[in-house]
RNA sequence: GCAAACCGUUGGAAACGGCGGGACGCAAAGCUAUGGGGGCUAAGGUGCUUUGACGCUAAGCCAGCCCGGCCGCCG
Numbered sequence: 001g002c003a004a005a006c007c008g009u010u011g012g013a014a015a016c017g018g019c020g021g022g023a024c025g026c027a028a029a030g031c032u033a034u035g036g037g038g039g040c041u042a043a044g045g046u047g048c049u050u051u052g053a054c055g056c057u058a059a060g061c062c063a064g065c066c067c068g069g070c071c072g073c074c075g
Stems, first nucleotide, its partner, number of pairs: 001026002006021006024064001030070003035067003038062003044057004048052001
């Protein structure tokens, strides 16, 4: 310096995000999801001899899951 869970509020179908409170942690917890892997959600699409609180699917999301890249700080 940043700010997990949780709470309030707000956007969203959700995952999750913004803002305020709050600190579990972080020596890059800065940026990159159009570099690769992984994870979450499933609106829309799609499947049907269970029409569902159903299956599949990212074009949605996570950088505080890992590697890489970019740009920095300290010694």